[in-house]
Molecule: transfer RNA
Organism: Parcubacteria group bacterium GW2011_GWD2_43_10
RNA sequence: CGGGGUGUGGUGUACCGGUAACAUGCACGGUUCGGGUCCGUGAGACAGAGGGUUCAAUUCCCUCCACCCCGA
Numbered sequence: 001c002g003g004g005g006u007g008u009g010g011u012g013u014a015c016c017g018g019u020a021a022c023a024u025g026c027a028c029g030g031u032u033c034g035g036g037u038c039c040g041u042g043a044g045a046c047a048g049a050g051g052g053u054u055c056a057a058u059u060c061c062c063u064c065c066a067c068c069c070c071g072a
Stems, first nucleotide, its partner, number of pairs: 001071007010024004018055001026042005048064005
């Protein structure tokens, strides 16, 4: 320098055009003599940044940023 991929709650992953789900973690409650396990309830991301298309975008397109891979 050229090509490709990834970027979503604290963490790991879904959703791949119609108001973002699951696991784990966290808070509170129950269970216990107490802890763990187990059960219930709840908070927590508007989706790397910006722009475009669309009635509507995390999802399509463009630019940039970060990381990873391949080539030179």